[in-house]
Context: one part of a larger RNA
RNA sequence: GAUGAACGCUGGCGGCGUGCUUAACACAUGCAAGUCGAGCGAAGCACUUCGUUUUGAAUCUUCGGAGGAAGAACGGAAUGACUGAGCGGCGGACGGGUGAGUAACGCGUGGGCAACCUGCCUCAUACAGGGGGAUAACAGUUAGAAAUGACUGCUAAUACCGCAUAAGACCGCGGUACCGCAUGGUACAGCGGUAAAAACUCCGGUGGUAUGAGAUGGGCCCGCGUCUGAUUAGCUAGUUGGCGGGGUAACGGCCCACCAAGGCGACGAUCAGUAGCCGACCUGAGAGGGUGACCGGCCACAUUGGGACUGAGACACGGCCCAAACUCCUACGGGAGGCAGCAGUGGGGAAUAUUGCACAAUGGGGGAAACCCUGAUGCAGCGACGCCGCGUGAGCGAUGAAGUAUUUCGGUAUGUAAAGCUCUAUCAGCAGGGAAGAAGAUGACGGUACCUGACUAAGAAGCCCCGGCUAACUACGUGCCAGCAGCCGCGGUAAUACGUAGGGGGCAAGCGUUAUCC
Numbered sequence: 001g002a003u004g005a006a007c008g009c010u011g012g013c014g015g016c017g018u019g020c021u022u023a024a025c026a027c028a029u030g031c032a033a034g035u036c037g038a039g040c041g042a043a044g045c046a047c048u049u050c051g052u053u054u055u056g057a058a059u060c061u062u063c064g065g066a067g068g069a070a071g072a073a074c075g076g077a078a079u080g081a082c083u084g085a086g087c088g089g090c091g092g093a094c095g096g097g098u099g100a101g102u103a104a105c106g107c108g109u110g111g112g113c114a115a116c117c118u119g120c121c122u123c124a125u126a127c128a129g130g131g132g133g134a135u136a137a138c139a140g141u142u143a144g145a146a147a148u149g150a151c152u153g154c155u156a157a158u159a160c161c162g163c164a165u166a167a168g169a170c171c172g173c174g175g176u177a178c179c180g181c182a183u184g185g186u187a188c189a190g191c192g193g194u195a196a197a198a199a200c201u202c203c204g205g206u207g208g209u210a211u212g213a214g215a216u217g218g219g220c221c222c223g224c225g226u227c228u229g230a231u232u233a234g235c236u237a238g239u240u241g242g243c244g245g246g247g248u249a250a251c252g253g254c255c256c257a258c259c260a261a262g263g264c265g266a267c268g269a270u271c272a273g274u275a276g277c278c279g280a281c282c283u284g285a286g287a288g289g290g291u292g293a294c295c296g297g298c299c300a301c302a303u304u305g306g307g308a309c310u311g312a313g314a315c316a317c318g319g320c321c322c323a324a325a326c327u328c329c330u331a332c333g334g335g336a337g338g339c340a341g342c343a344g345u346g347g348g349g350a351a352u353a354u355u356g357c358a359c360a361a362u363g364g365g366g367g368a369a370a371c372c373c374u375g376a377u378g379c380a381g382c383g384a385c386g387c388c389g390c391g392u393g394a395g396c397g398a399u400g401a402a403g404u405a406u407u408u409c410g411g412u413a414u415g416u417a418a419a420g421c422u423c424u425a426u427c428a429g430c431a432g433g434g435a436a437g438a439a440g441a442u443g444a445c446g447g448u449a450c451c452u453g454a455c456u457a458a459g460a461a462g463c464c465c466c467g468g469c470u471a472a473c474u475a476c477g478u479g480c481c482a483g484c485a486g487c488c489g490c491g492g493u494a495a496u497a498c499g500u501a502g503g504g505g506g507c508a509a510g511c512g513u514u515a516u517c518c
Stems, first nucleotide, its partner, number of pairs: 001517003005514005012390006018383002020348001025346003029343003034090003039087002043083002045080002048077007059066002097301003106226008116218002121214007129163001131161002138153006169194005175188005199206002227273003234264003239261004244256003276298004280291004303324005326337004354380001356379003362376001363374004393423004403414004427459001430453004437445001462507005467488003473502005483490002
């Protein structure tokens, strides 16, 4: 000098930041990923209308009746910013959290892929013909305490499956030309074979299929760099290489069969310990040393271990399956759960915040849109935790007041300090006005920031130190006691070193101490 700090004493205001470093310990409760009715069928609700049945008010009446309003039930049709399930589509692989593991192509940096993929988006080209069978929802029956099923029957689609078509694509066969960086690549024509599509509409559009190109995002490989220990010296059997296959988007012992006996290591293999890496941050003149909180990039993980499914993308935090531990429910047969998301609770700890407001802005998902969702985010709350700024008044004022301390009793110090007089109003408080942030509307923040007015010196100073280092001295108490102390060292009767007081020095809404780094 610095800190994600803590502790002691003290504490006025504001701005901007920042806040579980420990138990990757366990979690009550709420919320954190939905959306589309312009893909689909059915149901409910509301409303309009029609039909049937029923009831039957005014009015008229020859008292027999005529008349038909309003209502109810059932059925049909239309409509809807309506409702919640279901099928279907897209998104739940982003965003958010944590740093357990990892000494590794994990990260950083520079390259390579003639060994690769890429939903949504952009551009271009060519298309969309004609059929089929199901299934959820629903209804019925049924099992179960529940979670959840089973069976039978019905139905739709942009769900699923054949057929047709094929510019182009892919596969196979052989061919020509050109090129390169070894395997090889590109272009061209031919023959044979393979695979497409979906509609909705408010008529404006929005979608669908195939192929190519782009953009974006990823995957893989390589050079170099990346902590400590030799009181770890040998390590290795899919091990090292080959051939053939499988698998993958793709290369590869990635996996498998066979063959060979290799491969790594004193330039530190293996083993052990520790650790996420970097941009950066702290320090330092620099070289260097230390750190990896916040913010940004990459990686890994999601109670522990394993596995795949779906998908353009996961081996998937708020998906699935299995095993384990734990917790909860149970009718004991069986089930449910996963805060290292935001708040919050217990526990651990020296120690770290609200079960807040809003989608107004920025951004994300869905939708044609309206809009819906968004604990991302924007804000507010709490904490002097940090940095920065401001204030706690200014000028004049000597009878050098009183008080206090000290004294050689004369005085000296506190000290222009106070009082007193004259001013001012930053902050806080009161009143009035009142934003920008929002492109047309829409403001959580917020009656906030800010401006103006009136008002009172009022409401706002402490902490550490005073032997030397090191700025700052006296008195009393104590008497190697009580105590101090970073080092040297103080204290045993005159202690500037302990305790108290007066005075002084330093910093200041902080001041000291402790811890850690330079």
A computed fold for a 518-nucleotide part of an RNA from an uncultured bacterium, annotated as small-subunit ribosomal RNA, 5' domain. Rfam family: Bacterial small subunit ribosomal RNA. The RNAcentral record of the full RNA draws on ENA, Greengenes and SILVA. Its mean pLDDT, the model's own confidence on a scale to 100, is 84.